Transfer RNA from a Candidatus Methanophagales archaeon, 73 nucleotides, folded computationally. Lineage of the source: Archaea > Methanobacteriati > Methanobacteriota > Methanomicrobia > Candidatus Methanophagales. It matches the Rfam family "tRNA".
[in-house]
RNA sequence: GCCUUGGUAGCAUAGUUGGCAAUGCGCCACCUUGGUAAGGUGGAGACCACGGGUUCAAAUCCCGUCCAGGGCU
Repeated sequence: GCCUUGGUAGCAUAGUUGGCAAUGCGCCACCUUGGUAAGGUGGAGACCACGGGUUCAAAUCCCGUCCAGGGCU
């Protein structure tokens, strides 16, 4: 330099042909207990790596940039 996969909450991921961003762990509060853990109920937390474009509407499609993994030379 070229090809390819990926970037979504503190962490790990889903979001399959564009239409309310979801799940698990973790966090907070409450219930339960003599008190923890476990269990149960509820809640907070991501404008989806960045900038543009298409569209009534973009995490999703197109272009560019950045970062990470793999491959080729």